[in-house]
Context: one part of a larger RNA
RNA sequence: UUGGGUUUAAAGGGUCCGUAGGCGGAUUGAUAAGUCAGAGGUGAAAUCCCACAGCUUAACUGUGGAACUGCCUUUGAUACUGUUAGUCUUGAGUUAUAUGGAAGUAGAUAGAAUGUGUAGUGUAGCGGUGAAAUGCAUAGAGAUUACACAGAAUACCGAUUGCGAAGGCAGUCUACUAAGUAUAUAAUGACGCUAAUGGACGAAAGCGUGGGGAGAGAACAGGAUUAGAUACCCUGGUAGUCCACGCCGUAAACGAUGGACACUAGUUGUUGGAUUAUUACAGUAGGCGGCUAAGCGAAAGCAUUAAGUGAACCACCUGGGGAGUACGAUCGUAAGGUUGAAACUC
Numbered sequence: 001u002u003g004g005g006u007u008u009a010a011a012g013g014g015u016c017c018g019u020a021g022g023c024g025g026a027u028u029g030a031u032a033a034g035u036c037a038g039a040g041g042u043g044a045a046a047u048c049c050c051a052c053a054g055c056u057u058a059a060c061u062g063u064g065g066a067a068c069u070g071c072c073u074u075u076g077a078u079a080c081u082g083u084u085a086g087u088c089u090u091g092a093g094u095u096a097u098a099u100g101g102a103a104g105u106a107g108a109u110a111g112a113a114u115g116u117g118u119a120g121u122g123u124a125g126c127g128g129u130g131a132a133a134u135g136c137a138u139a140g141a142g143a144u145u146a147c148a149c150a151g152a153a154u155a156c157c158g159a160u161u162g163c164g165a166a167g168g169c170a171g172u173c174u175a176c177u178a179a180g181u182a183u184a185u186a187a188u189g190a191c192g193c194u195a196a197u198g199g200a201c202g203a204a205a206g207c208g209u210g211g212g213g214a215g216a217g218a219a220c221a222g223g224a225u226u227a228g229a230u231a232c233c234c235u236g237g238u239a240g241u242c243c244a245c246g247c248c249g250u251a252a253a254c255g256a257u258g259g260a261c262a263c264u265a266g267u268u269g270u271u272g273g274a275u276u277a278u279u280a281c282a283g284u285a286g287g288c289g290g291c292u293a294a295g296c297g298a299a300a301g302c303a304u305u306a307a308g309u310g311a312a313c314c315a316c317c318u319g320g321g322g323a324g325u326a327c328g329a330u331c332g333u334a335a336g337g338u339u340g341a342a343a344c345u346c
Stems, first nucleotide, its partner, number of pairs: 003318004007300002012314001014201004021194003025088007033081002035077008049065006091191001092188001094186001095184005103177007110154001114150008125136002162169002206247006215241001220236004258313001261310003265292007295302002319346003328339004
């Protein structure tokens, strides 16, 4: 490299957009580049293959043939591919009207809880645990009542629910913005699929600057436990957790399953539409689930949301360790990220 593979054995990029490239719907004409056929030229010799011959045989050598699967020129063919000129509507997008949603950004606002402060009542404990102790408390705690302030998160509804490309998204209201689905007509007329390099987004932790800081809480301190206890348990508690702006660019970023397309047997639940219909059922198309067929699979299982059957494109794998390490390059303030070996060893 081919082949064979990529849910779980090695292997799907975290996700999307999109450049080059690859591939590409129906139909008619032209062309003849690819493709196919004929002819001509060339494809040195040796080698390889076949036949015969010469050294006693063989290796070796000689003669003849075949082959050299290629290239060039020329004459044709036109199904397919290409190019070109038209046409079409099924793919794709546009428009209108509906529609549901925790989709996004910004702002406003609500109640419960927690903590703190002030004031009142009130007296000896509170807290915590397996049991304790550290801790808090007569300078009046805990409990309880009233008022005030602060930050963070939104009980119930709530669900194999819904939305989003993924990460993710949950009190309420407003503004702005995006995507989907259904129905219908009209117009566009292949405008498509995939996507190396590239760009954008990207949980948590972490970093920078400035705010904020209630609760819980890495580090740290103390109390326990224990042979020890740098832990599990308890009392405290800093960073961070929150906000704004800028970095980082990784996760079991998981459905461990790349994104589009076509086809393939039933049944059942749910979500939000439309039509007939008339409040109940039925069929139809979108989404999310369950249970079985055929088929596939090493099996577990998957099964119209395929891991089934096809066809185009991208990414990745090639025994374990060494190692996602070293070196180099590149990105980053750093932490580190990306790319990514070998010796050696089993």